[in-house]
């Protein structure tokens, strides 16, 4: 240089195939329980879906470019 894959909550990951309300676990916060802590249970907050465009009534999802990470190849 070329080719392939990945980027979603603080962390680990779903949802993408086949466009239609953005989710789970852990963690955070509040509460119950407990002499206290831990554990357990209930509730709750937290998102520019890497960035910029395009297509569409509608984009995390499709298309293009760029950035970053990983792999392959000479």
């Nucleotide at each position: 240089g070329c080719c392939c894959g990945g980027c979603u909550a603080g962390c680990u990951c779903a949802a993408u195939c086949a466009g239609g309300c953005a989710g789970a676990g852990c963690g955070g916060c509040g509460g119950a329980u407990u002499c206290u802590u831990a554990a357990u249970c209930c509730g709750u907050a937290g998102g520019u879906u890497a960035u910029a465009g395009g297509u569409u009534c509608g984009a995390u999802u499709c298309c293009u470019a760029u950035g970053c990470c990983g792999g392959g190849u000479a």
Annotation
Predicted 3D model of a 74-nucleotide RNA (transfer RNA) from candidate division TA06 bacterium B3_TA06. The organism belongs to candidate division TA06, within Bacteria. Rfam family: tRNA. The family's RNA type in Rfam is transfer RNA. RNAcentral records the identical sequence in 3 taxa.